[in-house]
Bacterial large signal recognition particle RNA from a Eubacteriales bacterium, 268 nucleotides, folded computationally.
RNA sequence: CCAUACCAGCCGGGGAAUUAGCGGUGCCCUGUACCUGAAAUCCGCUACAGCAGGGGUUCAUUCCUUUUUUGAGGGUCGAGCUUUUACGGUCUUUGAGUCGUGCCUGCUGCGUUGAUAAGCGGGUCCUGCGCAAUUGGGGGUUGUGAACCAUGUCAGGUGGGGAACCAAGCAGCAUUAAGCAAUUUACCCGAUGUGCCGCGGGGCAGCCUGCUUUGAGCAGUGGGUACGAAGAUCGCGUAGGGGUGACACUCGAUUUUAAGGUGUAUGG
Numbered sequence: 001c002c003a004u005a006c007c008a009g010c011c012g013g014g015g016a017a018u019u020a021g022c023g024g025u026g027c028c029c030u031g032u033a034c035c036u037g038a039a040a041u042c043c044g045c046u047a048c049a050g051c052a053g054g055g056g057u058u059c060a061u062u063c064c065u066u067u068u069u070u071g072a073g074g075g076u077c078g079a080g081c082u083u084u085u086a087c088g089g090u091c092u093u094u095g096a097g098u099c100g101u102g103c104c105u106g107c108u109g110c111g112u113u114g115a116u117a118a119g120c121g122g123g124u125c126c127u128g129c130g131c132a133a134u135u136g137g138g139g140g141u142u143g144u145g146a147a148c149c150a151u152g153u154c155a156g157g158u159g160g161g162g163a164a165c166c167a168a169g170c171a172g173c174a175u176u177a178a179g180c181a182a183u184u185u186a187c188c189c190g191a192u193g194u195g196c197c198g199c200g201g202g203g204c205a206g207c208c209u210g211c212u213u214u215g216a217g218c219a220g221u222g223g224g225u226a227c228g229a230a231g232a233u234c235g236c237g238u239a240g241g242g243g244u245g246a247c248a249c250u251c252g253a254u255u256u257u258a259a260g261g262u263g264u265a266u267g268g
Base pairs, nucleotide, nucleotide: 001268002267003266004265005264006263009057010056011055012030013029014028015027020046021045022044023043024042034054035053036052037051063261064260065259066258073251074250075249076248080244081243082242083241084240085239086238087237088236095234096233098229099228100227101226102225103224104223105222106221107220108219109218110217117213118212119211120210121209122208123207124206125202126201127200128199129198130197131195132194133192134191135190136189137188138187139184140183141182142181143180144179150175151174152173153172158167159166160165
């Protein structure tokens, strides 16, 4: 140095969590790299850190040590951004927004066929009484309307009678009751988001309107400005929750580089 047969070693690794610590089952990432059993209110070990049993491969570019490259994924801190909850500010001492008042201004409309203001009155608002309308019921009128249990008349027929006549009485006809239908007003009763028609009372903040006086502005809307009010919608402040998350730190599989180390037996 070679061959043969064995054994050491190897037959995945990593993250978080858990643990005094290590490994495993479970979760996650990589990746394909034995089998069986038990194992999270856990299972087994002790810094040489899984246990029990079985199997395969084998001293090598494959095992071990150190080193280089790459970097899936995870963890910690967390600027910033975003969202949400509660409170505060409401004696205007907070910027915007909302409402109101005054002034300036633009536009539009109305206005000497009379704006605004004042006085008187009315309506809209509430209420009492009456009236009308509408509507319902009753009443009236007309029509219809009873096989028998309504009335009148009762042909025929029936009964009584020697006869004259008498009696009950069906159909029909007529008139009606109950009912049905239509119609009606100068009739009666009732009802109302009908009408504001009449007479009162109340209210009068706002709107509309008539008359009188006055005689040129008034209304709407946009902008600016001053004041006031309410309020917590936005912003602001305080204290919390959620999401995302740069920088930084950390663990790190996979990939890649280089160097080194390496058992026993037999035979040649």
The sequence is in RNAcentral, with records from ENA. Its mean pLDDT, the model's own confidence on a scale to 100, is 76. The source organism's lineage runs through Bacteria, Bacillati, Bacillota, Clostridia and Eubacteriales. The model forms 91% of the base pairs in the Rfam consensus. A source record names the gene ffs.